[in-house]
RNA sequence: GAUAAAGGCAAACCCACCGUGAGGUGGGGACGCAAAGCCACGGGUCAGAUGAAACGCUGAUGGCCGGGUUCCCGAA
Repeated sequence: GAUAAAGGCAAACCCACCGUGAGGUGGGGACGCAAAGCCACGGGUCAGAUGAAACGCUGAUGGCCGGGUUCCCGAA
């Protein structure tokens, strides 16, 4: 980051399974994505238990943002 080339990933939804739950895994399916590859370090949001509440704890979210790290091509 291009009216390029080769490709890649896969939202919502549906089915099956796992989980208290947020959500995750596999298959189908494409809303989109120049890192929508990977990483829970910071923030945000979501769930759980406790509690009057708050703080705090446990977990989830990388397709919420920042950050770290790896990677294809090479026109302006």
Predicted 3D model of a 76-nucleotide RNA (c-di-GMP-I riboswitch aptamer) from a marine sediment metagenome. Of the family's consensus pairs, 95% are formed in the model. The coordinates come from a structure-prediction model, not an experiment, and the mean pLDDT is 86.